[in-house]
């Protein structure tokens, strides 16, 4: 220079004038607020809510085991996860590197259309080769190397053997086992064995191993207005009291009493929870990393029909996707454009 | 805000791995039947919301993304 892998970071900027929301002091105040000064005010995905948690309520003596959902090579990392780092192993690339829902198909069950002889203890269209008949052909028998058919055809290449052929036989691959050897492990390698038996499909049902009890901040609590504490069905308790059948005990029923759902009614007010946190920044230590220790420094929307805006001026590479609603760690999805790095391939030129 | 559920001609649905370049009905289009219109009759256009994955093989199984569509407040 050119083509390509890959980490990471920002995501218009300064300034004036005018607004919104809010913390804090001051001043006024009809206590409802109002002025003044300073200080803050979307994001890297705030998003889809697809996973893990902090909190609140609910429900539950522990515990096991059963449904039911989920995750599923190993090994660390976290608070925890289906996230993330590191590694194995197949897969794809010349390479950097990328991808993989990656446990079990000798526990059972299913499914495998179509075409094909035969689709898992199956099977013989053509074709080979052998008897008989014998021009062409037809019969019976062997065979599974060649051809077909299919997403898959019960090992594969060479030799050897045969009528022809075939793990029938041998080598070397491949597939089972498998002392042993290295690894924390997944896993490699690998003396010897075995003649091949054992095809795919668990994002079909299953098995094996973990992991979850339920629902959400419109959770939850608490104040205050305003209505008919009306009805309907269920429980519990029959203790008290009162009603029924002549009366007495017992039992029942009815109205009383809790407590729960649904109808109807009433109200679209305040206040906590709500914002200091598994928190940023920066050094340094330990670790291939993810991350973890210590030290110092910092306070960073908290609104509630819901504020974070307009407008000027100057600059540039002319500004994408996109708006906080209890919070956090993830993952995914959307995104104009730009900045640093690392690595690989070619080509020139020293 | 939170928590579900849904998606196939135009509309109203079957289909729950192959027999499906998806079937019926209604609606449109076009022939025939009538003097003409309606009926009737033949026949025909017409969809799997998108995108990626498992699978030999997907409207059906997962996953992600668009659209729609419900339910959740307090008091008593």
């Nucleotide at each position: 220079g050119c083509g390509g892998a890959u980490g990471g970071c920002c995501g218009g900027a300064u300034g004036g004038c005018c607004g919104c929301u809010u913390g804090c002091a001051c001043c006024c105040u009809u206590c409802g607020g109002g002025g003044u000064g300073u200080g803050a005010g979307a994001g890297g995905a705030a998003a889809g809510u697809c996973c893990g948690g902090a909190c609140u309520c609910c429900a539950c003596a522990a515990a096991g085991c059963g449904a039911c959902g989920g995750u599923g090579c190993c090994g660390g990392g976290u608070a925890a996860c289906g996230c993330c780092c590191g590694g194995c192993c197949g897969g794809g690339g010349a390479a950097a590197c990328c991808c993989g829902a990656g446990g079990g198909a000798a526990a059972g069950c299913g499914c495998c259309a179509c075409a094909g002889a035969g689709a898992u203890c199956a099977g013989a269209c053509c074709g080979c080769c052998c008897c008989g008949g014998u021009u062409c052909c037809c019969g019976g028998g062997g065979u599974a190397a060649g051809g077909g058919u299919g997403a898959a055809a019960c090992g594969g290449u060479g030799g050897g053997g045969u009528a022809a052929g075939a793990g029938c036989c041998c080598a070397c691959c491949g597939c089972g086992g498998g002392a042993c050897u290295g690894g924390c492990g997944a896993c490699a390698g690998g003396a010897c064995c075995g003649g091949c038996a054992c095809g795919g499909c668990a994002a079909g049902c299953c098995c094996c191993a973990c992991c979850g009890g339920g629902a959400g901040c419109a959770a939850u609590g608490c104040c205050a207005a305003a209505u008919a504490g009306g009805g309907a069905c269920c429980c519990c308790g029959u203790g008290c009291g009162g009603g029924c059948g002549g009366c007495u005990u017992u039992g029942g029923c009815c109205c009383u009493g809790g407590g729960g759902u649904c109808c109807g009614g009433g109200u679209u007010g305040g206040c906590a929870g709500c914002u200091a946190g598994a928190g940023c920044g920066c050094g340094u230590c330990g670790g291939c990393a993810a991350c973890g220790g210590c030290a110092c420094g910092c306070c960073c929307a908290g609104a509630g029909g819901a504020a974070u805006g307009g407008u000027c001026a100057u600059c540039c590479a002319c500004g994408a996707c996109a708006g906080a609603a209890u919070c956090c760690g993830g993952c995914u999805u959307a995104c104009a454009g730009g900045c640093c790095g690392u690595c690989c391939g070619c080509g020139c030129a020293g | 805000g939170c928590u579900c559920c849904c998606a196939u001609c135009g509309u109203c649905u079957a289909g729950u791995g192959g027999u499906c370049c998806a079937g019926g009905a209604c609606a449109c289009c076009g022939g025939c039947c009538u003097c003409u219109c309606a009926c009737g009759u033949c026949g025909g256009u017409a969809a799997c919301a998108g995108g990626g994955g498992u699978u030999c093989g997907a409207a059906c199984c997962c996953c992600c993304u668009u659209g729609g569509g419900a339910g959740c407040g307090c008091c008593a």